Predicted 3D model of a 1556-nucleotide RNA (small-subunit ribosomal RNA) from a Spirochaetota bacterium. The sequence is in RNAcentral, with records from ENA. The coordinates come from a structure-prediction model, not an experiment, and the mean pLDDT is 83.
RNA sequence: AUUACGGAGGGUUUGAUCCUGGCUCAGAACGAACGCUGGCGGCGUGUCUUAAGCAUGCAAGUCGUACGAGAACCCGGAGCUUGCUUCGGGGGAAAGUGGCAAACGGGUGAGUAACACGUGGGUAACCUACCCCUGGAUGGGGGAUAGCACUAGGAAACUAGUGGUAAUACCGCAUAACAUCAUCCUGUCAUAAGACGGGAUGAUCAAAGAUGCCCUCUGCAUAUGGUAUCGUCCGGGGAUGGGCCCGCGGCCUAUUAGCUAGUUGGUAGGGUAAUGGCCUACCAAGGCUACGAUGGGUAGCCGGCCUGAGAGGGUGUUCGGCCACAUUGGGACUGAGAUACGGCCCAGACUCCUACGGGAGGCAGCAGCUAAGAAUAUUCCGCAAUGGGCGAAAGCCUGACGGAGCGACGCCGCGUGGAGGAUGAAGGCCUUCGGGUUGUAAACUCCUUUUCCUGGGGAAGAAUAAAGUCAGGAGUAACUGCCUGGCUGAUGACGGUACCCAGGGAAUAAGCCCCGGCUAAUUACGUGCCAGCAGCCGCGGUAAUACGUAUGGGGCAAGCGUUGUUCGGAUUCACUGGGCGUAAAGGGCGUGUAGGUGGUGUGGUAAGUCGGAUGUGAAAUCUUCAGGCUCAACCUGGAAAUUGCAUUCGAAACUGCCGUGCUUGAGUACCAGAGAGGGAGACGGAAUUCCUGGUGUAGGGGUGAAAUCUGUAGAUAUCAGGAAGAACACCGGUGGCGAAGGCGGUCUCCUGGCUGGAUACUGACACUGAGGCGCGAAAGCUAGGGGAGCAAACAGGAUUAGAUACCCUGGUAGUCCUAGCCGUAAACGUUGGGCACUAGGUGUGGGAGGUAUCGACCCCUUCCGUGCCGAAGCUAACGCAUUAAGUGCCCCGCCUGGGGAGUACGACCGCAAGGUUGAAACUCAAAGGAAUUGACGGGGGCCCGCACAAGCGGUGGAGCAUGUGGUUCAAUUCGAUGAUACGCGAAGAACCUUACCAGGGCUUGACAUGCAGUCGACGGGAGCAGAGAUGUUCCUUUCCUUCGGGACGGCUGCACAGGUGCUGCAUGGCUGUCGUCAGCUCGUGUCGUGAGAUGUUGGGUUAAGUCCCGCAACGAGCGCAACCCUUACCCUUUGUUGCCAUCAGGUAAUGCUGGGCACUCUAAGGGAACUGCCGGUGACAAACCGGAGGAAGGUGGGGAUGACGUCAAGUCCUCAUGGCCUUUAUGCCCUGGGCUACACACGUGCUACAAUGGCCGGUACAAAGAGUUGCGAUACCGCGAGGUGGAGCCAAUCUCAAAAAACCGGUCUCAGUUCGGAUUGGAGUCUGAAACUCGACUCCAUGAAGUUGGAAUCGCUAGUAAUCGUGGAUCAGCAUGCCACGGUGAAUACGUUCCCGGGCCUUGUACACACCGCCCGUCACACCACCCGAGUUGGGGAUACCCGAAGUUGCUAUCCUAACCCGCAAGGGAGGGAGGUACCGAAGGUAUGCCUGGUGAGGGGGGUGAAGUCGUAACAAGGCAGCCGUACCGGAAGGUGUGGCUGGAUCACCUCCUUU
Repeated sequence: AUUACGGAGGGUUUGAUCCUGGCUCAGAACGAACGCUGGCGGCGUGUCUUAAGCAUGCAAGUCGUACGAGAACCCGGAGCUUGCUUCGGGGGAAAGUGGCAAACGGGUGAGUAACACGUGGGUAACCUACCCCUGGAUGGGGGAUAGCACUAGGAAACUAGUGGUAAUACCGCAUAACAUCAUCCUGUCAUAAGACGGGAUGAUCAAAGAUGCCCUCUGCAUAUGGUAUCGUCCGGGGAUGGGCCCGCGGCCUAUUAGCUAGUUGGUAGGGUAAUGGCCUACCAAGGCUACGAUGGGUAGCCGGCCUGAGAGGGUGUUCGGCCACAUUGGGACUGAGAUACGGCCCAGACUCCUACGGGAGGCAGCAGCUAAGAAUAUUCCGCAAUGGGCGAAAGCCUGACGGAGCGACGCCGCGUGGAGGAUGAAGGCCUUCGGGUUGUAAACUCCUUUUCCUGGGGAAGAAUAAAGUCAGGAGUAACUGCCUGGCUGAUGACGGUACCCAGGGAAUAAGCCCCGGCUAAUUACGUGCCAGCAGCCGCGGUAAUACGUAUGGGGCAAGCGUUGUUCGGAUUCACUGGGCGUAAAGGGCGUGUAGGUGGUGUGGUAAGUCGGAUGUGAAAUCUUCAGGCUCAACCUGGAAAUUGCAUUCGAAACUGCCGUGCUUGAGUACCAGAGAGGGAGACGGAAUUCCUGGUGUAGGGGUGAAAUCUGUAGAUAUCAGGAAGAACACCGGUGGCGAAGGCGGUCUCCUGGCUGGAUACUGACACUGAGGCGCGAAAGCUAGGGGAGCAAACAGGAUUAGAUACCCUGGUAGUCCUAGCCGUAAACGUUGGGCACUAGGUGUGGGAGGUAUCGACCCCUUCCGUGCCGAAGCUAACGCAUUAAGUGCCCCGCCUGGGGAGUACGACCGCAAGGUUGAAACUCAAAGGAAUUGACGGGGGCCCGCACAAGCGGUGGAGCAUGUGGUUCAAUUCGAUGAUACGCGAAGAACCUUACCAGGGCUUGACAUGCAGUCGACGGGAGCAGAGAUGUUCCUUUCCUUCGGGACGGCUGCACAGGUGCUGCAUGGCUGUCGUCAGCUCGUGUCGUGAGAUGUUGGGUUAAGUCCCGCAACGAGCGCAACCCUUACCCUUUGUUGCCAUCAGGUAAUGCUGGGCACUCUAAGGGAACUGCCGGUGACAAACCGGAGGAAGGUGGGGAUGACGUCAAGUCCUCAUGGCCUUUAUGCCCUGGGCUACACACGUGCUACAAUGGCCGGUACAAAGAGUUGCGAUACCGCGAGGUGGAGCCAAUCUCAAAAAACCGGUCUCAGUUCGGAUUGGAGUCUGAAACUCGACUCCAUGAAGUUGGAAUCGCUAGUAAUCGUGGAUCAGCAUGCCACGGUGAAUACGUUCCCGGGCCUUGUACACACCGCCCGUCACACCACCCGAGUUGGGGAUACCCGAAGUUGCUAUCCUAACCCGCAAGGGAGGGAGGUACCGAAGGUAUGCCUGGUGAGGGGGGUGAAGUCGUAACAAGGCAGCCGUACCGGAAGGUGUGGCUGGAUCACCUCCUUU
């Protein structure tokens, strides 16, 4: 300096990620409405619905200076009957004639998709009253008519007749041109038609007066004349306003594709202001249309307004321009202008009046009313201003307008006070009870007065009014008057309003929404998937920041929220500015029309393009600069802008167009070449089946296993011969050809395309391609053949819960041929065609060339095709990558959330099946792509485990014990419930325990703390009642003291106690399980857009993520291992209660004694084992295998030790604890009962079924424990349990305590037994107040089931299993359970195919609550929208015909008729009117078909809906791989046939590639 100024995202698909994609939010706006609330002012704005209907009032009149007459009233005169009549004058109402206006102003948006509107042009095809300028004229006559009067009809509206009257009303005549017309001559412009003039001659057409003033003549009323103003007439010009025509522009629909007879054009005529099929006659047959005609739907258009960065999108309220309409439809009249909102005629509907004959009306003017509706105002004031009509003017009229009223409807402004004020008051709320917060907020003190009230003052909006006066000017004979300017000069609805002053007093004035995230702002209580919220995601099932209330907070504020609508965000229709391999999306393929696009040189042109100028783009609005209301909103002035259109002048690079060339694009000719390219004909062999014959004998066939089937009537097998049809092994190949579908034996004929090479020719002939046309697998259809094999349907057999399937045996269409349809596929490279450019490497097919060679290879170069790998680049990623999915250009097709649905309806095609085109209602917040981590798989690989296998012994059968379920009961307390509950909590229920039940009692309580009051005890002893708890009675009985009281205890009251009541899904702690499995993570780095990956994978190895090697990883942590305990060996030390070798003593015997510590042992400390050594294998590693030595050898055996986590696993009844509940009870005490029940089922055990045994007798050998309310010896008694008794021992001393199996001897002899011991009877013992319910044990007697256990299932790999006994905890008593101890002491492991569980890698996935997942379809129920539907009922427009109002026009022989003409007149004529008639013609009627709504018995599918039924189709190899097209079949998902696809897992093979 400039017109510069301008762009934000978030939530939601997932376990997480990236992408695609929809839904949704934050913003702005509104003629709004609704809810809550409401102090003031200014400026705006207000029936969007029903162009529905309207009571009442008003909205268009005015002019007496155009005309006649003239009421009321006033004045005067006359008559007289003195209050009447009449005359004159003034006065001027109402009505009438006439003029102008009423076509403006005001309303509305129904119709209209059109020259209606916008914009720019044309009119040489037109008009224009009033207005302005200008030229001329305004002469002389005539006849009527309304009003009025009278008469008549009618309810009314109104009408008819007679008589008389005026005009600026009406009509002739005169005059007249620069007017019009005709003829002739002629100029200019334009030339296609034509237009504008000039001259001459001829013809035709006008008029109206009113008023003021003056002069003169007549003469005193005036008339004539003059003049001025207004008016009138004929012309010319202007201005204004219109008419008509044209270019361009702006809605949806093709499920509307053909439309059109006045249609298109011409000629002639009519009509109009004017062009024109505008109308008529005739002639021709045209006109419009894919650049969307015609039809249908919707809609007034624009300036503008809203939004937006813009481009756009939406809209058309107020204001302004245009159009259309005025109750619906039609029609003309008048007029300058209307086909006329407040005029006329007719028809229809409706309303009103009526005397029933007939009439009247039109608020989409302003108010107002009714109805409708979510919803939209006063029946106000005034013409003071602005504007309009009339008038000379005063003035009148004006619901235009100016104002006021109502409504927070919008925008803007102001206020509801300001300053100080901490005991941080009270109250509220929360609280960890300390406090915090509300909060300087309040109170209180000081101050101010906008607003408010009272009083006072008080505008601007008002001027060029009329009129008067002064001055100047034009004009006149002169005056008035006219024009210009100065002075005087009336008028205000709003309104005593705005504004100003004074007084009073904080006085009169705050709400609404929100507080889970988006999105600023939280706590408590109530509620308990209820009530409710919600814009999206989503909250609510007892601790809700999401519901309701409260406190607090946030936001906005006289408003705040909600709803609706529009734009934005949405680059989500993408011009700016998107896409199509897998997300939605490339047409199945070609050919080619229109169209679009197009190589290179040069000349021209100027359509596109670019630049200048001019006109226009109304005003208002927007922007900006100023100004005016105190500011602002608002208003005013200037500028800018109006991105457009038109005209004109230039430029010529690019595109186009017109010429003329070129050869590289394209094509042609020539020579070679390859090929399952296509069509037709002929021929061939192998195989299958069938037929004939031979040989031959019992089966064959088929399957997971079978059966149906076939065979002694001779099959299968085998040999020979014959018949038929279909298909062509090997070669054969990510080889070839073709546009695609597709094409495969051999030969012949016909034929299309392709590739290479070198020259010649044409000279852009090219690319693409909407429609069109052709081709188009399989299945299917029609007709005729053919039919071997295969094989939908079908039949049978199996399988199965079923099996309309998978498997098997048969088998028809079909598969094949000819002719014709169909026209679809996962018709796929899921990738349209063409051209150009952009690293390479390596195969393969077809050519050509080069080097070299005798020649052929090899090698190199190049063109065309076909694969793989890979750079840059691209991609959401996967991947693509000279055969692009890279970089560009051109053309076509297609997509825009999922479902409904490729469905319905319509149309076209088809014989049909069906195909093509192709919606909506409704519904959801997702649907989807790629990749990631897990989990899973009836996927794969590797590995481990008493996982299987190999073994041993059990369980499941019996009886009993014990636990559980179930049942029962007053109660059978509660918990634990797959593995991971069930001899579990419970290491021990007769009372107690005890939590349960019945009954009896207590209520500050059985227990804790505090306060207040009161008493003096508490306790002990005894009696009575009672089942007891308890009650009651009697006796006895405190301490300290400063005498106030205190300690302690009882009682009363208040706070509170108590709860094994609920929630283990609110929790802590503890525990189980996966699992003693080898895993789980982190830091830094690197890779990836990211989730994530890498590390942790790989090759080996290990019990082990143990170790080694390799490696974009390097390190680290929790786990593993080791460290700890125990056991096995040795050493040192210690020796009592242990031990006893040696020495001594003693005994019937014994470490009994002295003594000793050597040994055993005890319990402390050390040592020892580390793959350390050797050999082999291995990669020179880690390690493994074997060996030596050693007590022990490869973690020596055992234990303790349990990673990140999983199971809302278990436990509120161990304990602790939040919340809830209870408080004369869900607490507490007591007695009794129950937990011990018993048709049954299950788990865990014990004892057995016997001879490897039972019984009897005898003889041996342990370890580890426990013991004072205890263990209890010797001894005695009892058959025994046990009793009496008490030594010793607080324990290496004493006791429990005897170990048992074993061994020796005897007996039993295979049986329900000398097995087995249940059950029952009797008698006892012990513990304990108490063994009835309900203990253990003993003795005598009794002597049940059971003869080794179905399906199934458990444990165990060595001092293990099995078997034998011993001890302990709990405990008065009670052990087959549990925990521990030792004795005796095995078998087997080939191995990892399978079952189960686990680890690692990999793969698929539609799973992620993670396969106990997900999920499909029928059926049943409820609701919703839709389609069809016999029909039925509306609306719309079309065609044909009938009828035909008003009315224009034409005709008219009937009737009527003042002006003009003829005529003396009568009469006639011209012209006019009425009537009649013809065409057209609205409404109406009939008929036909079309379009579009409502409704409809019933039918059909679709959608939605916490827990319905049947199956299991899909996702893993989903258990038969899936899917696509088609056909058949089936309750349903679906199955099968046929062809195709990979968007199929797994294994093997082939080919190619990569690395070496």